[in-house]
Molecule: Glycine riboswitch aptamer
Organism: Robiginitomaculum sp.
C1' cells in the first nucleotide's frame, strides 16, 4: 500500500410541511480518528541506620480524561485484527 472484518452512546424544547436523517438551544451519554495523563523500570541528584528513603527526568496501552470527535439506518469514518 491492497483486500477482508471492525464497537459504544439521546432525550426534551423551539424552528419547520414533517415524530425528518435538517437548523438552534438545554441537559445527558459514548470512546476506537486525533489529542492529553501515567505504573513498573531505566538514568541522574540528595539523604541513609547500607536494608533503603526521597526528588527530578524519561516512560506504554485496548487503562484514565473527554479538548476534539461521535450518539436511529445506509453511507462515511473507524482504533485494532487477519491475509497478501
Nucleotide at each position: 500500500c491492497g483486500c477482508u472484518g471492525g464497537a459504544a452512546a439521546g432525550c426534551g424544547c423551539c424552528g419547520g410541511a414533517a415524530c425528518a436523517g435538517c437548523g438552534g438551544c438545554g441537559c445527558a451519554c459514548c470512546g476506537a480518528a486525533g489529542g492529553a495523563g501515567u505504573a513498573a523500570g531505566c538514568c541522574g541528584g540528595a539523604c541513609u541506620u547500607a536494608g533503603g528513603u526521597u526528588c527530578g527526568u524519561u516512560g506504554a496501552a485496548u487503562c484514565u480524561c473527554u479538548c476534539a470527535g461521535g450518539u436511529u439506518a445506509c453511507a462515511g469514518g473507524g482504533a485494532c485484527a487477519g491475509c497478501g